[in-house]
Context: one part of a larger RNA
RNA sequence: GGAUGAACGCUGGCGGCGUGCUUAACACAUGCAAGUCGAACGAAGCACUUACGACAGAAGCUUUCGGGUGGAAGAUGUAAGUGACUGAGUGGCGGACGGGUGAGUAACGCGUGGGUAACCUGCCUCACACAGGGGGAUAACAGUUAGAAAUGACUGCUAAUACCGCAUAAGCGCACAGUGCUGCAUGGCACAGUGUGAAAAACUCCGGUGGUGUGAGAUGGACCCGCGUCUGAUUAGCUGGUUGGUGAGGUAACGGCCCACCAAGGCGACGAUCAGUAGCCGGCCUGAGAGGGUGAACGGCCACAUUGGAACUGAGACACGGUCCAAACUCCUACGGGAGGCAGCAGUGGGGAAUAUUGCACAAUGGGGGAAACCCUGAUGCAGCGACGCCGCGUGAGUGAAGAAGUUAUUCGUAAUGUAAAGCUCUAUCAGCAGGGAAGAUAAUGACGGUACCUGACUAAGAAGCCCCGGCUAACUACGUGCCAGCAGCCGCGGUAAUACGUAGGUGGCGAGCGUUGUCC
Repeated sequence: GGAUGAACGCUGGCGGCGUGCUUAACACAUGCAAGUCGAACGAAGCACUUACGACAGAAGCUUUCGGGUGGAAGAUGUAAGUGACUGAGUGGCGGACGGGUGAGUAACGCGUGGGUAACCUGCCUCACACAGGGGGAUAACAGUUAGAAAUGACUGCUAAUACCGCAUAAGCGCACAGUGCUGCAUGGCACAGUGUGAAAAACUCCGGUGGUGUGAGAUGGACCCGCGUCUGAUUAGCUGGUUGGUGAGGUAACGGCCCACCAAGGCGACGAUCAGUAGCCGGCCUGAGAGGGUGAACGGCCACAUUGGAACUGAGACACGGUCCAAACUCCUACGGGAGGCAGCAGUGGGGAAUAUUGCACAAUGGGGGAAACCCUGAUGCAGCGACGCCGCGUGAGUGAAGAAGUUAUUCGUAAUGUAAAGCUCUAUCAGCAGGGAAGAUAAUGACGGUACCUGACUAAGAAGCCCCGGCUAACUACGUGCCAGCAGCCGCGGUAAUACGUAGGUGGCGAGCGUUGUCC
């Protein structure tokens, strides 16, 4: 000098764009953050229509038990149909994305370049072939019942695109054997054979939307390898599934991944092991570069979701707002037992030098569901707060010497402040006032927002500070103090004439900031 997610002191007008718990991966009140589909399904409720029924002042409601109301425009009820919808339930898809955090991890975690002749892939696209015919349940519901609750138990009824057999099999899996081509190779590709095994679901507004199998693509993922990736030797030896083989198991798949047996190996001064520290990268900062530092925001990957462990479901998880077990903590309890997880968005306490609103909207972009309408979306778009940063603008312009007054200095003559002020003439950016008023989104729909922007009137009005002045280093005098009080980045100032302390006047620097402190080059 540059930089900063900064903090502190003094000061503070406006706008745009960014950015804001670096500490306790500490604990969390409250609200919201993942739903959706009635065009998969049954039942219930509501309204209407039709049929049956009732020719009785009927059902029902109410009552002071006398009655009142109601109703032949047909009630209550039963059956069927239609319609828009509702909380729950079965079922489907989505809750593996999006959002957060950086605790762990020195590792194929990340980066980079390869490999899979060792793999999977819902939704989407293309192609081929199918979709025949049956069955038994179960939730909801009803009844009974346990419990304070959470939550159950038993009996009975019912539906499906829920579940289960059967049939069919072009192609597919498995087993057996074959031919051709090909590879460095465990092999790969193509063709054809025999045996054997496995599918399906309907809904419909008749337009479609779905279902099953197979192949290909796309997308996403999995695994393996080369190289690179902090410090310590005051850590020198480490290792028993350890290293390899055979076989069996397991997996989407290779593999000590797991197991049985066999062999005795494997790693290490080119730093194993151990210990400490740390998410990695694109980048960012600095620097002429080489380097050094760093990993906030944005983007990619990884890991985690109170702590530890485990699997289930599923195309995909060993799953932040799923399940189970254990632990700590908090809460409820009728003491028998239960409930919870903000490292989602706000917000609270705590810690800290320090970091924001319990805001608006799904209008846009994107995501989930749905045929769609639409619903959901603290993703996102916006607004609020903070000079935290960068950028832009303003706080006026011209003229104005009686060089006013005041103040400071003074050799008392004057000098400085100083064209500075006042005065005169203008202008109106910003702010304020009034009127109009978008684009963003169009067939329609705008949170932002009566915002941006435009126009008009109006008044110089509402808007300047901070640090420094011995040298480095731009900028000096007076007074006070008297090795005191104090200053200080280094050298050093201060002990009676201090340009170095304190105050004043003046100068210098930067300017809505200016200084200080921390950190990096």
This is a predicted structure of a 521-nucleotide part of an RNA (small-subunit ribosomal RNA, 5' domain) from an uncultured bacterium. RNAcentral holds the full RNA, with entries from ENA. Its mean pLDDT, the model's own confidence on a scale to 100, is 83.